Predicted 3D model of a 75-nucleotide RNA (transfer RNA) from a Candidatus Omnitrophota bacterium. RNAcentral records the identical sequence in 2 taxa.
RNA sequence: GCUGGCGUGGCGCAAUGGAAGCGCAGCUGAUUUGUAAUCAGCUGGUUGGAGGUUCGAAUCCUCUCGCCAGCUCCA
Numbered sequence: 001g002c003u004g005g006c007g008u009g010g011c012g013c014a015a016u017g018g019a020a021g022c023g024c025a026g027c028u029g030a031u032u033u034g035u036a037a038u039c040a041g042c043u044g045g046u047u048g049g050a051g052g053u054u055c056g057a058a059u060c061c062u063c064u065c066g067c068c069a070g071c072u073c074c075a
Stems, first nucleotide, its partner, number of pairs: 001071007010024004018055001026042005048064005
């Protein structure tokens, strides 16, 4: 340099065009003498960034940033 994959709450992952959910973590309450565990509920995401297509984009297209893998060139 070329090709491919990935980027989504604090963390690990879903959602393949109809508007984002699950688990863990966190917070509140119940239970307990208290803690842990358990149960009930709640908060937290302009989906890496910019632009485009569309009535509608995490999803499709272009550019760009970061990470990983493969190939190749030069020194």